C1' cells in the first nucleotide's frame, strides 16, 4: 500500500456433536398408471373465503377385483470431513418457495433474544407410515468441570457430601497490578 483479525494461543469431557458419501432393510405389495364392474357430476392445485388454470357422460368421483408397481423422508453399518456452544431448541425481523390474493400452516436461508455442561432410561406431548427415529418438557441415573465442607495421603493424591454453569474449565504466552 491493500486485505483480514484483533479481551490470545493451544487443549479436556466420550456410545461426544454436526454434515457428506456408499450399501442395506423399512417405507409397499402402499403412491401412481392401465384393465373390469357398479355409482352417475363432479375433481384436482397444503387449510378456509374468493378468483384463476387443467381433467370430466368419449364416464369426473366414490366403491369392488385384477395387472403392473416406485421414490422421497426418517433409519442401521462402514468410511471420509469439520469440530467441543461442538450443536439443539423457543422466540423476533426480513427474504424466496408453495397457481394468485387475504387469513393460516410448511419448506429454505437471514437476524433479535433467551434456554441448554454430556449420556442414557422412563412418563407425556407433538412429528412421522411406524411400537423406529428426532423434538419438548419433567423425573431419575451415569459422567466430565469448578467451588465449598469433612475424611485420607509419598500434602503431588484419593474418597465423600452440597451446590453452580460452558459469557465455564485447564495449561501457556503478553499486559498491568500486588507480594
Nucleotide at each position: 500500500u491493500a486485505a483480514c483479525u484483533g479481551u490470545g494461543u493451544a487443549g479436556a469431557g466420550g456410545c461426544g456433536c454436526a454434515u457428506u458419501u456408499u450399501u442395506u432393510a423399512u417405507c409397499a405389495g402402499u403412491a401412481a398408471g392401465c384393465c373390469u364392474g357398479u355409482u352417475g357430476a363432479a375433481a384436482a392445485c397444503c387449510g378456509c373465503g374468493g378468483g384463476g388454470u387443467u381433467u370430466g357422460a368419449u364416464g369426473a368421483u366414490g366403491c369392488a377385483g385384477g395387472c403392473c408397481g416406485a421414490a422421497a423422508g426418517g433409519a442401521a453399518a462402514a468410511a471420509a470431513u469439520g469440530c467441543c456452544g461442538a450443536a439443539g431448541g423457543a422466540u423476533u425481523u426480513c427474504u424466496u418457495c408453495u397457481c394468485c390474493c387475504g387469513c393460516g400452516g410448511g419448506a429454505a436461508g437471514u437476524u433479535u433474544u433467551c434456554c441448554u455442561g454430556g449420556u442414557u432410561a422412563u412418563a407425556u406431548a407433538g412429528u412421522u407410515a411406524a411400537g423406529a427415529g428426532c423434538u419438548a418438557u419433567a423425573u431419575a441415573a451415569c459422567u466430565g468441570u469448578c467451588a465449598u465442607c469433612a475424611g485420607u495421603u509419598u500434602u503431588u493424591u484419593c474418597u465423600g457430601a452440597u451446590g453452580g454453569a460452558g459469557c465455564g474449565c485447564u495449561a501457556c504466552c503478553a499486559a498491568u497490578g500486588g507480594u
A computed fold for a 179-nucleotide RNA from a Bacillota bacterium, annotated as Lysine riboswitch aptamer. The coordinates come from a structure-prediction model, not an experiment, and the mean pLDDT is 79. Of the family's consensus pairs, 100% are formed in the model. The source organism's lineage runs through Bacteria, Bacillati and Bacillota.